Bacterial RNase P class A from Thermasporomyces composti, 410 nucleotides, folded computationally. The sequence is in RNAcentral, with records from ENA and Rfam. It matches the Rfam family "Bacterial RNase P class A". Gene Ontology terms of the family: ribonuclease P activity, tRNA processing and dimeric ribonuclease P complex. Its mean pLDDT, the model's own confidence on a scale to 100, is 77.
RNA sequence: CGAGUCGGCCGGGCGGUCGCGUCGGGCGAGGAGGCGACUCCUCGACCCGCCGAGGAAAGUCCGGACUCCACAGGGCAGGGUGGUGGAUAACGUCCACCCGGGGUGACCCGCGGGAAAGUGCCACAGAGAGCAGACCGCCAGCGGCUCCCGGCGCGAGACGCGUCGGGGGUGCGGGCAAGGGUGAAAGGGUGGUGUAAGAGACCACCAGCGUCUGGGGUGACCCAGGCGGCUCGGUAAACCCCACCCGGAGCAAGGCCAAGAGGGCCCGGGGCGUCGCGUCCCGGGUCUGCGCAGGCGCUUGAGGGUGGCCCGCCCGAGCCUGCGGGUAGGCCGCUAGAGGUCGUCGGUAACGGCGACCCGAGAUGGAUGACCGCCCUCGACAGAAUCCGGCUUACAGGCCGGCUCGUCCU
Numbered sequence: 001c002g003a004g005u006c007g008g009c010c011g012g013g014c015g016g017u018c019g020c021g022u023c024g025g026g027c028g029a030g031g032a033g034g035c036g037a038c039u040c041c042u043c044g045a046c047c048c049g050c051c052g053a054g055g056a057a058a059g060u061c062c063g064g065a066c067u068c069c070a071c072a073g074g075g076c077a078g079g080g081u082g083g084u085g086g087a088u089a090a091c092g093u094c095c096a097c098c099c100g101g102g103g104u105g106a107c108c109c110g111c112g113g114g115a116a117a118g119u120g121c122c123a124c125a126g127a128g129a130g131c132a133g134a135c136c137g138c139c140a141g142c143g144g145c146u147c148c149c150g151g152c153g154c155g156a157g158a159c160g161c162g163u164c165g166g167g168g169g170u171g172c173g174g175g176c177a178a179g180g181g182u183g184a185a186a187g188g189g190u191g192g193u194g195u196a197a198g199a200g201a202c203c204a205c206c207a208g209c210g211u212c213u214g215g216g217g218u219g220a221c222c223c224a225g226g227c228g229g230c231u232c233g234g235u236a237a238a239c240c241c242c243a244c245c246c247g248g249a250g251c252a253a254g255g256c257c258a259a260g261a262g263g264g265c266c267c268g269g270g271g272c273g274u275c276g277c278g279u280c281c282c283g284g285g286u287c288u289g290c291g292c293a294g295g296c297g298c299u300u301g302a303g304g305g306u307g308g309c310c311c312g313c314c315c316g317a318g319c320c321u322g323c324g325g326g327u328a329g330g331c332c333g334c335u336a337g338a339g340g341u342c343g344u345c346g347g348u349a350a351c352g353g354c355g356a357c358c359c360g361a362g363a364u365g366g367a368u369g370a371c372c373g374c375c376c377u378c379g380a381c382a383g384a385a386u387c388c389g390g391c392u393u394a395c396a397g398g399c400c401g402g403c404u405c406g407u408c409c410u
Base pairs, nucleotide, nucleotide: 001406002405003404004403005402006401007400008399009398010397012375013374014373015372016371017370018369020052021051023049024048025047026046027044028043029042030041031040032039033038054381058392059391061390062389063388064387065386066250067249068248069247073311074310075309076308078246079245080244081243082242083097084096085095086094087093098112099110100109101108102107113241114240118239119238120235121234122233135180136179137176138175139174144170145169146168147167148166149165150164151163152162153161154160188206189205190204191203192202193201207231209228210227211226212225213224214223215222216221254332255331256330257329262288263287264286265285266284267283268282269281270280271279272278273277290324291323292322293321294320295319296318303315304314305313306312339358340357341356342355343354344353345352346351376379
């Protein structure tokens, strides 16, 4: 210098004007307390000030925090995870390692338990796809037909006829699985013995599998040696088997306040009915939280809970359907947290301990925008809604660093 690989970071900048939202202050309004000075609360369309989206805020795919419900048990079903060791609040995430695959290498990829438990499936092609098969081929034999060659006989002779032998072709049944061919995959590889031709049929070596012994490692696993039958296909994101894990619902969780139709009770007033008394209306207080109709049920129990089903257990006097009516406002939850940065210590690392410092979205019809000026490399994907840890997906462009390979120079 070129090519590559891995990791980290940024995501237009500055200024002005206007607008929107939370918060703080001022001012104003209302209310409460106090003798009072004053204090407190609430609201505001007014004034001022600070601050106001992201690396993914996204998909909602995992895991947790938080909240409510449940928390005798058993069986069956269901879901998830899947090499080993560690990290973590937890995880399907991360780190390190092992094994397999790719790359000259840095490095990358793996949905990585079990296929000698069982069942299923293996498209197309091919003869045959699982206790396989014989299309071409190789092989000896037998019979028929035919061609060629030779011997012998008949015949005057012929390229004729008959018969015997050999060879070729074709056909039929048989042996084989070396070679060809099909396929993602065809029951190890090389060499030899053997044979009619062949074949783990046999032998040597190699590969692989199983098993035993020794050694190393926490472990996955690795190394060395012996033995064995000679070779065992793939697929579990097919059923299945094994090991481990798994309560349900979700911030519209959930809590508090206010209001409420209708009704009960008390007090006061009024009307009507002959009085006691009853009934209706109005006002105030207080408690409750509506009315009508139909159906089922009240211990021989409806219904509910126990994540699903069955059994069992617990609660249990209400429940279901339809029609009509009322309130549909406010506050909390709500953002400072498993938080970040730096240093130091432990650890290969993920990460953890300690110390210092830092951290101004929080809406609820839901704010975070628009315009102008200047500059530059001319600006992508996209926007909070309880919070956090991950994964995945989208993304114009730019910056920095580690490492590898190649070439050249010193």